[in-house]
RNA sequence: GAAGGAGUACAGGUAAUCGCUGGCGCUUUACAUGGCGCGAGAGGAAAGUCCGGGCUCCACAGGGCAAGGGUGGUCGUUAACGGCGACCGGGGGUGACCCCAGGGAAAGUGCCACAGAAAACAAACCGCUGCCCGACUGCGGCAGUAAGGGUGAAACGGCGAGGUAAGAGCUCACCAGUUCCCCGGGUGACCGGGGAAGCUCGGCAAACCCCACCCGGAGCAAGACCAAUAGAGGGGCUUCAAGGGCUGCCCGUCCCGCCCCUGGGUAGGUCGCUGGAGGCCUCGGGCAACCGGGGUCCUAGAUGAAUGAUUACCGCCCUGACCGGGAUAACCCGGAGGGGUUACAGAACCCGGCUUACGUGCUGCUUCAGCC
RNA sequence: GUGAGUGUAGCUCAGAUGGUAGAGCGCAGGAUUGUGGCUCCUGUGGCCGAGGGUUCGAUCCCCUUCACUCACCCCA
Numbered sequence: 001g002a003a004g005g006a007g008u009a010c011a012g013g014u015a016a017u018c019g020c021u022g023g024c025g026c027u028u029u030a031c032a033u034g035g036c037g038c039g040a041g042a043g044g045a046a047a048g049u050c051c052g053g054g055c056u057c058c059a060c061a062g063g064g065c066a067a068g069g070g071u072g073g074u075c076g077u078u079a080a081c082g083g084c085g086a087c088c089g090g091g092g093g094u095g096a097c098c099c100c101a102g103g104g105a106a107a108g109u110g111c112c113a114c115a116g117a118a119a120a121c122a123a124a125c126c127g128c129u130g131c132c133c134g135a136c137u138g139c140g141g142c143a144g145u146a147a148g149g150g151u152g153a154a155a156c157g158g159c160g161a162g163g164u165a166a167g168a169g170c171u172c173a174c175c176a177g178u179u180c181c182c183c184g185g186g187u188g189a190c191c192g193g194g195g196a197a198g199c200u201c202g203g204c205a206a207a208c209c210c211c212a213c214c215c216g217g218a219g220c221a222a223g224a225c226c227a228a229u230a231g232a233g234g235g236g237c238u239u240c241a242a243g244g245g246c247u248g249c250c251c252g253u254c255c256c257g258c259c260c261c262u263g264g265g266u267a268g269g270u271c272g273c274u275g276g277a278g279g280c281c282u283c284g285g286g287c288a289a290c291c292g293g294g295g296u297c298c299u300a301g302a303u304g305a306a307u308g309a310u311u312a313c314c315g316c317c318c319u320g321a322c323c324g325g326g327a328u329a330a331c332c333c334g335g336a337g338g339g340g341u342u343a344c345a346g347a348a349c350c351c352g353g354c355u356u357a358c359g360u361g362c363u364g365c366u367u368c369a370g371c372c
Numbered sequence: 373g374u375g376a377g378u379g380u381a382g383c384u385c386a387g388a389u390g391g392u393a394g395a396g397c398g399c400a401g402g403a404u405u406g407u408g409g410c411u412c413c414u415g416u417g418g419c420c421g422a423g424g425g426u427u428c429g430a431u432c433c434c435c436u437u438c439a440c441u442c443a444c445c446c447c448a
Stems, first nucleotide, its partner, number of pairs: 001368004006363005012314007020041002023038005043344001047355002050353005055219004068215005073087005088102001089100004103210002108208002110204003125149002127145006134139001157175002160172003176200002178197008223271004232262006243255004278297008315341005322335005373444007382397004391428001398416006421437005
């Protein structure tokens, strides 16, 4: 210098002016309201809503089973998690380092296209071997054979020797694997060593399923309170008046009208609402995640939804053909001048994670190349 | 804000229990007709929204992501 790999920080600052949201104080007004002042006002992801918890209502109020859903190495951590940490095993990379839904396929069922003889309690297309009949040296039939060929993503351990008609873990030695037993280490996953059994058993469970563990449902548009208009129920009132039904008329009664009361509850309003598993510093325990002690700080609560704009200076970035300095040169350093002020993105009950989007800087580390 | 669902040809939709994707309309060419339409014949067109994983193999199974659609006060 190039390429890469881990971690971490910031997300412009100050001042003035004009606005917006909500708070407090003073003031104006009978009230409504208006005016003035003070201090506050988005994020690392506020996002996606993918997990988990708090909170609220409903259900059950004790436990278990079933259904449905989820998780899946071990140990730890936590309010909890599918998160995080450390470790184990496997895989990738020269390496730093990264990835793994990482229980069970030797319970059962199912699937494995095409090709291939055969895709799973085996199986005979070619080949090899023996026998048989016709036949006459070729063909046919029966039987044995998985060592060889070819197919496939995948073919029923590998190599050698013995053995055999030819072959074959059929037998044996070695190697690889599996299962079981013993010893040692580790909390454990697991690791190391020894022995036995010819045991050699395909893959897929992000197919059904089995095993272990976890989960009651809904969600702040949860929920609680106040409460217009209209409507519902009950009671009462006026005939000097009006209308309709029972009837053509009168009386009566009902509807209608007016007043009062009652419960539900829409619009609307108030609460829930933000001080919390909180941030920062420090000490101790722990490899770490995390936990404990002490100190310190208070930091948005809107509801068609505020948190902005302009200017100046500083900072930062880009440019810099001009100027100054350095160098043999490419070039390097500083400055005048010019330009820009930024990426992703905007709280909506709160919190812990994950994932995704995205600008710049810094610190270790790895590999390669060059120089000393 | 919360909860669901859907992305397949130019358009509207199918798609088996994973084995290489179809139908109708459309479009193009031809036949028929004096011409056009109707009708008939032939053809055309897809990496199944995007990325990754599981698998020998993914439109299908799983995860992430993007876009779109729907529902959501109370009473009767």
Predicted 3D model of RNase P RNA and transfer RNA as a complex of 448 nucleotides. Rfam match: Bacterial RNase P class A. Gene Ontology terms of the family: ribonuclease P activity, dimeric ribonuclease P complex and tRNA processing. The family's RNA type in Rfam is ribozyme.